[in-house]
RNA sequence: GCCUCCAUAGCUUAAUGGAUAAAGUACCGCGCUUCGGACGCGGUGAUGGGGGUUCGAUUCCCUCUGGAGGCA
Numbered sequence: 001g002c003c004u005c006c007a008u009a010g011c012u013u014a015a016u017g018g019a020u021a022a023a024g025u026a027c028c029g030c031g032c033u034u035c036g037g038a039c040g041c042g043g044u045g046a047u048g049g050g051g052g053u054u055c056g057a058u059u060c061c062c063u064c065u066g067g068a069g070g071c072a
Stems, first nucleotide, its partner, number of pairs: 001071007010025004018055001027043005048064005
């Protein structure tokens, strides 16, 4: 330099172009407990930036950023 892939919650992962973006874990609160842990119930929290296509984009296209791999 060229090519391919990846980017969603603090972390690990889901989501046929149409749902209120779904779980696990973590965190917070309550219950339980002498206290804590475990367990049960509830809650907070996310689509990397910009543009395009579309009635509608996490999903498709372009570009940028970051990461991984391959070729030279």
Molecule: transfer RNA
Organism: Candidatus Magasanikiibacteriota bacterium